Predicted 3D model of a 75-nucleotide RNA (transfer RNA) from Candidatus Handelsmanbacteria bacterium RIFCSPLOWO2_12_FULL_64_10.
Rfam family: tRNA.
The organism belongs to Candidatus Handelsmaniibacteriota, within Bacteria.
Its mean pLDDT, the model's own confidence on a scale to 100, is 81.
């Protein structure tokens, strides 16, 4: 060079056009002499970036940017 997949919360993922979500962590609480564990509740997002598509885009389509895989060339 060419090809494929990945980027959503602090972390590990989910969600394939109509209200962005779970788990784990975190905070406060309840429970306990007190911790752990358990239980309730709360907070947390430029959806990697910039366009296009569409009434509407994390979702489709283009570029570009990060990483990861798997090939050809050269040396």
């Nucleotide at each position: 060079g060419g090809g494929c997949c990945c980027g959503u919360a602090g972390c590990u993922c989910a969600g394939c056009g109509g209200c962005a979500g779970a788990g784990c962590g975190g905070u406060c609480g309840c429970c306990u002499u007190a911790u752990a564990a358990g239980c309730g509740a709360c907070a947390u997002g430029u959806g990697g970036a910039a366009g296009g598509u569409u009434c509407g885009a994390c979702u489709c389509c283009u570029u570009c940017c990060g990483g990861g895989c798997c090939u050809a060339c050269c040396c």